This is a predicted structure of a 493-nucleotide part of an RNA (small-subunit ribosomal RNA, 5' domain) from Victivallis vadensis.
Model confidence (mean pLDDT): 86 of 100.
The source organism's lineage runs through Bacteria, Lentisphaerota, Victivallales, Victivallaceae and Victivallis.
The RNAcentral record of the full RNA draws on ENA and SILVA.
Context: one part of a larger RNA
RNA sequence: GAACGAACGCUGGCGGCAUGGAUUAGGCAUGCAAGUUGAACGAACUCCUUCGGGAGUGAGUAGCGAAAGGGUGAGGAACGCGUGAGUAAUCUGCCCAUAAGUUGGGAACAACAGUUGGAAACGACUGCUAAUACCGAAUGUGGCUAUUGACCCGCAUGGGUUUUUGGCUAAAGAUUUAUCGCUUAUGGAUGAGCUCGCGUCCCAUUAGCUAGUUGGUGAGGUAACGGCCCACCAAGGCUACGAUGGGUAGCUGGUCUGAGAGGAUGGUCAGCCACACUGGGACUGAGACACUGCCCAGACUCCUACGGGAGGCUGCAGUCGAGAAUCUUGGGCAAUGCGCGAAAGCGUGACCCAGCAAUGCCGCGUGCAUGAUGAAGGCCCUCGGGUCGUAAAAUGCUGUCUCCCGUGACGAAUAAUGACGGUAGCGGGGAAGGAAGCCACGGCUAACUACGUGCCAGCAGCCGCGGUAAUACGUAGGUGGCGAGCGUUGUUC
Numbered sequence: 001g002a003a004c005g006a007a008c009g010c011u012g013g014c015g016g017c018a019u020g021g022a023u024u025a026g027g028c029a030u031g032c033a034a035g036u037u038g039a040a041c042g043a044a045c046u047c048c049u050u051c052g053g054g055a056g057u058g059a060g061u062a063g064c065g066a067a068a069g070g071g072u073g074a075g076g077a078a079c080g081c082g083u084g085a086g087u088a089a090u091c092u093g094c095c096c097a098u099a100a101g102u103u104g105g106g107a108a109c110a111a112c113a114g115u116u117g118g119a120a121a122c123g124a125c126u127g128c129u130a131a132u133a134c135c136g137a138a139u140g141u142g143g144c145u146a147u148u149g150a151c152c153c154g155c156a157u158g159g160g161u162u163u164u165u166g167g168c169u170a171a172a173g174a175u176u177u178a179u180c181g182c183u184u185a186u187g188g189a190u191g192a193g194c195u196c197g198c199g200u201c202c203c204a205u206u207a208g209c210u211a212g213u214u215g216g217u218g219a220g221g222u223a224a225c226g227g228c229c230c231a232c233c234a235a236g237g238c239u240a241c242g243a244u245g246g247g248u249a250g251c252u253g254g255u256c257u258g259a260g261a262g263g264a265u266g267g268u269c270a271g272c273c274a275c276a277c278u279g280g281g282a283c284u285g286a287g288a289c290a291c292u293g294c295c296c297a298g299a300c301u302c303c304u305a306c307g308g309g310a311g312g313c314u315g316c317a318g319u320c321g322a323g324a325a326u327c328u329u330g331g332g333c334a335a336u337g338c339g340c341g342a343a344a345g346c347g348u349g350a351c352c353c354a355g356c357a358a359u360g361c362c363g364c365g366u367g368c369a370u371g372a373u374g375a376a377g378g379c380c381c382u383c384g385g386g387u388c389g390u391a392a393a394a395u396g397c398u399g400u401c402u403c404c405c406g407u408g409a410c411g412a413a414u415a416a417u418g419a420c421g422g423u424a425g426c427g428g429g430g431a432a433g434g435a436a437g438c439c440a441c442g443g444c445u446a447a448c449u450a451c452g453u454g455c456c457a458g459c460a461g462c463c464g465c466g467g468u469a470a471u472a473c474g475u476a477g478g479u480g481g482c483g484a485g486c487g488u489u490g491u492u493c
Stems, first nucleotide, its partner, number of pairs: 001493004006489005013364006019357002026320003030317003035064003040061002044057005071275003080200008090192002095188008103137001105135002112127006142169005149162005173180002201247003208238003213235006220228001250272004254265004277298005300311004328354001330353003336350001337348004367397004377388004401434001403429005411420001437482005442463003448477005458465002
């Protein structure tokens, strides 16, 4: 000098755009943050009715979603991340393309009714019922599997096409009749799993580490390779090119600084990872070992009729605590996106907006011109004067911002639909009116005098000032610098 998610002191007019719990991954009152579908299903209820029916609302069954979006950085030095490859060792709901099919049956369980237990949370028994819920059967374009033969290819294990003969294996309907679904298979797209090369902080005052350890055979398990797991066999494997141990840390694109090389850093935004009171576990599912799902244990909080139950803000607001320190318990689904739905639509603290904070960056203003008797006043003075100073007053003018009145959008793509917002903008009016401070002035370093004080009070980044003439302390006048900011402190280069 530059920078900051800054804080503190003094001061503070407006606007735009950003940013705002860095400390206790401490505890949390309250509200909201994931629903949707009646064009899957039966019942119930409400309204209308020409008694034919029609319209609507939900609890329940069922489907899809809830694995996304949102938060945080505790852990983790690791194929976690970055980059480049591999998967002939793999999976992939919804979506797209292609081929084929969608036949015929059965038995239940919620809801509901009855009885009943419990303070509650929540149940138990009996009976009835529907389905795109559940379970057999049929068919087999196909797929899987065993078997026989042929051909082609590769990068080692191997891969692909075709063929013979067996075995196994599917489906669901709805409706406004035009579609939407359902099943099997192949390919695509997207997403994901796994493997490898290279890179990825400090300590050697950490030098040896390792028994599922290293490899093999077999079996199991997985979508899949693999000591992933198990039995047996062998005795290996890593290490001074730093193993093992300890400390620290989310990684990256980037950001700051610097001429660069480099150094420091990883907040907001974007990609990846990890976590969800602490520890463990699986279930469901295309996908989780699942933030607002389940089970177990623990700590904590709450309810209780003492028998037993309920909870998890590292979602958005908000609260307490700790702290130098970090905001509203706001509006709206209008836009963008996501979920569901045939659609209308519904939901969405994602998101879009508004609020608060000079926290930052940028822009604008606090007037402009004329004006000498160089007024008054302050300060200095050699008492002549000098200076603040064209500064003020005064005269003329302007209207940015603010204020008042009126008008008034774009964002809406589309007939309807705008939270923001009567906002931005535009027109008119009034009026210099409402809007300047902070730090410094010994040298470094731009800027000097007077008074007070008297090694006191104090200053100070370094050198150093102060003990009676202090340009260094305090005040005043003046001056310099920056300016809605200015200084100080902290941190980085």